Model confidence (mean pLDDT): 81 of 100. Predicted 3D model of RNase P RNA and transfer RNA as a complex of 438 nucleotides. Rfam match: Bacterial RNase P class A. Its family is annotated with tRNA processing, ribonuclease P activity and dimeric ribonuclease P complex in the Gene Ontology.

């Protein structure tokens, strides 16, 4: 100095002036975010009486542990990528069953004789030379393919073949050692050699009652329901914001649908909360207990802004004595709407550690 | 604000269990038919499957995110 990689902070500060929204406090008040955003998960919190059971469906899937809880987070085990730092994995089962493997191939899953080796019979031939034939034997060599049913070497055969046998891969199976555990390591046995897709059905093992602050509560106000159509009234419509079924609870001037009609108020829920800063512990870490101290937007289609000056940042241009000084410029992505905990996505800049090349001492 | 949904030729919709070269209609271009049009007849071009990954030999289909578009919703009696 370049190129990568991981993490960590920050999202200018102070001040006049002009605005804007809030208050039981009218004040030297207080007033977006690290993603307030997608709405992707997971909770509170509210209704559905309670939130039972079974089937369906949906999500998730190595293993310990955080946690309120996750599909989220540490930490680890296996698998991959890379020259490395480092970074990625929807990482149960395909030796339960089913289904799929186009296309090229002789054959795609209980493999397969196109070439082709090798045996026997018959004719031919100068010659195992060539023909036909057995519904003969073989998967070793060639070719297809994204995959062709273990690799190498030997032995054995007519040819050959895990047919045998070493030796290496892999599974199954058992025992020892280590680890809490995913699993590591090693031994012996058995020729067992078994494709591949489960983000294809499925099986298995967890988890899921639905619906959302336009959830739900209390006031006020207006208005035209003898309105139509269908269900029902204990032999039970319809509900319980569940696809089905069983249990259960409500249920008669009852329900749904459709047309008509009226209101576009207020007040609560609503911001003290898995909360925030800081001290001390406790764990390897996520993360936990504990002190002490703050009160930190909460409103409606909904405010959180402009502008000036000085001071930090950055980059370019002058002048100058290495350092300064003046001028210009610029400074992202975006915005609360019932609250949190993630993740994901958009986005400036600053510092650190590391890796891997160069080049200089 | 919350719950949903779609996106395939210019427009309008097809589409399969994942598999060879993605189709229809109506637009559009060329020829022919008319004196010339239109109708009709034949023949042809047009596709980042909405965009970026991953699964798989193979994705427009399967699974995740983005990015347009677009639908629904209060209370009273």
């Nucleotide at each position: 100095c370049a190129a990568g990689u991981u993490g960590u902070c920050a999202a200018g500060g102070c001040g006049g002036c002009c605005g804007c929204u809030g208050c039981g406090u009218u004040g030297u008040c207080a007033g977006a975010g690290g993603a307030a955003a997608g709405u992707c998960c997971g909770g509170g919190c509210u209704c559905c009486a309670a939130a039972g059971g079974g089937c369906a469906u949906g999500a998730c899937g190595c293993u310990g542990g955080g946690u309120a809880a996750c599909g989220c987070c540490c930490a680890g085990g296996g698998g991959g990528a890379g020259a490395g730092a480092u970074c990625c994995c929807a990482c149960g089962g395909a030796a339960a069953g089913u289904g799929c493997c186009a296309c090229a191939g002789a054959g795609a899953a209980c493999a397969g004789a196109c070439c082709g080796c090798c045996g026997g019979g018959u004719c031919u031939u100068u010659a195992u030379u060539g023909a036909c034939c057995c519904u003969g034997g073989c998967a070793a060599g060639g070719g297809u393919g994204a995959a062709a049913c273990g690799g190498u070497g030997g032995g054995g055969u007519a040819a050959g073949a895990g047919c045998c046998c070493a030796c290496c891969a892999g599974c199954g199976g058992u025992c020892c050692g280590g680890g809490u555990g995913a699993c590591c390591g090693g031994g012996c046995c058995g020729g067992c050699u078994c494709g591949g897709c489960a983000a294809a059905c499925c099986c298995c093992g967890u988890c899921a009652g639905g619906a959302g602050c336009a959830a739900g509560a209390c006031c006020a106000a207006a208005u035209a329901g003898a309105a139509a159509a269908g269900c029902g009234u204990u032999u039970g419509a319809g509900g319980c914001u569940u696809g089905c079924c069983c249990g259960g609870c409500c249920g008669a001037u009852g329900c749904u649908u459709u047309c008509g009609g009226g209101u576009a108020g207020g007040u609560c829920g609503c911001u003290a909360g898995a909360g925030g800063a800081u001290c001390g512990g406790g764990g390897a870490a996520a993360c936990c207990c504990g002190g002490u101290u703050c009160c930190c937007a909460g409103a409606g289609g909904a405010a959180u802004g402009g502008u000036c000056g000085c001071c930090g940042c950055c980059g370019c241009c002058u002048u100058u004595u290495u350092a300064a000084a003046g001028g210009c410029g610029g400074a992202a992505c975006a915005g609360a709407a019932c609250c949190c905990g993630g993740c994901u996505u958009a986005u400036u800049g600053a510092c650190a550690g590391c890796u891997u090349g160069g080049c200089g001492c | 604000g919350g719950g949903c949904g779609a996106u395939u030729a210019g427009c309008u919709c097809a589409g399969a269990u994942g598999g060879u070269u993605a189709g229809a209609g109506u637009a559009c271009u060329u020829g022919c038919u008319u004196g010339a049009c239109a109708u009709g007849c034949a023949a042809g071009g047009a596709g980042u499957c909405a965009c970026u990954g991953g699964u798989u030999c193979a994705a427009u289909u399967c699974c995740a995110g983005u990015a347009u578009c677009g639908c629904c919703c209060a209370c009273c009696a």